Transfer RNA from a Pirellulales bacterium, 74 nucleotides, folded computationally. Rfam family: tRNA. Rfam links the family to the GO term triplet codon-amino acid adaptor activity. It is annotated as a transfer RNA.
Formats: sequence, C1' cells, structure tokens
RNA sequence: GGCACGGUACGCAAACCGGCAAAGCGGCCAAGCUCAAACCUUGGUGACUGCGGGUUCGACUCCCGCCUGUGCCA
Repeated sequence: GGCACGGUACGCAAACCGGCAAAGCGGCCAAGCUCAAACCUUGGUGACUGCGGGUUCGACUCCCGCCUGUGCCA
C1' cells in the first nucleotide's frame, strides 16, 4: 500500500433482501428472603447504532469519505 470482516448501553451481543416503542445476558438500583450478607425471586435502569455527508416518505441496515480494531496478501 491492497483486500476482507468488525465498531450498537458500563461489558458482551441480536436486529442488517430499508419500515412496530433497537431484543437478550451480565452489571447497576430497589423490594422480597436473611440476625446480617451471599445465593435466589420479582421489579426497575440505560444506546437513536464509530464520525461526517448523501439517497429515501423513512436508514443500525444502502452509497461516499474519514477514524479505528483484527486477519490475509504484497
């Protein structure tokens, strides 16, 4: 330098042939339980999707540029 894949909440991670209020698990908070705590049960909690544009009635999803991570090639 070229190619491929990835970047979504505090962490992990779905949704991506364009269309419901962007799932779930962990974490955290509260209540229950307990002498108290842990475990467990129940409830609650947060992201408009790496950044900037474009297309569209409508974009996490498509297109362009940039940043960044991993792998391969040179």

Model confidence (mean pLDDT): 82 of 100. RNAcentral holds the sequence, with entries from ENA and MGnify.